Transfer RNA from a Minisyncoccota bacterium, 73 nucleotides, folded computationally.
Its Rfam family is "tRNA". From the family's description: Transfer RNA (tRNA) molecules are approximately 80 nucleotides in length. By type it is a transfer RNA.
NCBI's taxonomy places the organism under Bacteria, Bacillati, Minisyncoccota.
Formats: sequence, C1' cells, structure tokens
RNA sequence: GGGCGGUUAGCUCAGUGGCCAGAGCGCCUCGUUUACACCGAGGAGGCCAUAGGUUCAAGUCCUAUACCGCCCA
Repeated sequence: GGGCGGUUAGCUCAGUGGCCAGAGCGCCUCGUUUACACCGAGGAGGCCAUAGGUUCAAGUCCUAUACCGCCCA
C1' cells in the first nucleotide's frame, strides 16, 4: 500500500428501514438474614465511533475518516 471483518449500556453481545433500542453480567434501592451471600421485586445507565449522503422514515443502506483485528504484498 491492497482486501475482508468489527465499532450499540461499565463489560460481553443481540438488534427484517417504521420497536419506547434490548439481553446476560455488573451497579443502586427495597424485601429476606443477627450479618454477609444466595434468592425475589424495582431502578439508574445509550445522543448506536465521527462526519456527510439516500429515504416520508437510518443502529440498519451508501461514501469518507478514525480506531481495533485478520489476510496479502
């Protein structure tokens, strides 16, 4: 330098163009316990890497850029 894949919650990941963007773990509160843990109930936490474009409508499609990984040279 070229090709491919990835970037969504603190972490690991889901997510048919029309959903209020979800799950598990973690965190907080309450219940339970003498207490801790387990368990049960509830809650907080996302401008979906960045910037443009297409569309009535984009996390999803297209382009560029950044970062990470793999392959080729």